[in-house]
């Protein structure tokens, strides 16, 4: 220097499964950022947040999109502003 990322403001997109107990409200456990619609969490074109394919295939589990493949597949929601927080980068000086 406000260039890139991050953070702040603002706008938007998305998911909420499995098992056990219980008459039910509900409670506990498993994975995970999020599984109780949460003042939350994640993601927004540099797009695997999320959806379709998928009541898919292989592995594994008490069980489950639990793990991997599918996936250089197809879809899918953003434009700024200021230095407001930091980190890089560039230039100059010492």
């Nucleotide at each position: 220097u406000g260039u890139u990322c991050u953070c702040c403001u603002u706008c938007g997109g998305g998911g909420u499964g499995g098992u056990u107990c219980g008459u039910a409200u509900g409670a506990a456990c498993c994975u995970g950022a999020g599984a109780g619609u949460a003042u939350a969490c994640c993601c927004g074109u540099u797009g695997a947040a999320c959806c379709u394919g998928c009541u898919c295939u292989g592995g594994g589990u008490a069980a489950u999109g639990c793990c991997a493949g599918c996936g250089a597949a197809g879809g899918g929601a953003g434009c700024c502003g200021u230095u407001a927080u930091g980190a890089a980068a560039u230039u100059a000086u010492u």

The RNA shown here (TPP riboswitch aptamer (THI element)) has 94 nucleotides and comes from a Spirochaetales bacterium. The sequence was found by an Rfam model in a public genome assembly. Taxonomically the source falls in Spirochaetales (Bacteria, Pseudomonadati, Spirochaetota, Spirochaetia). Its mean pLDDT, the model's own confidence on a scale to 100, is 78. It matches the Rfam family "TPP riboswitch aptamer (THI element)". Rfam describes the family as follows. Vitamin B(1) in its active form thiamin pyrophosphate (TPP) is an essential coenzyme that is synthesised by coupling of pyrimidine and thiazole moieties in bacteria. The previously detected thiamin-regulatory element, thi box was extended, resulting in a new, highly conserved RNA secondary structure, the THI element, which is widely distributed in eubacteria and also occurs in some archaea. Analysis of operon structures identified a large number of new candidate thiamin-regulated genes, mostly transporters, in various prokaryotic organisms.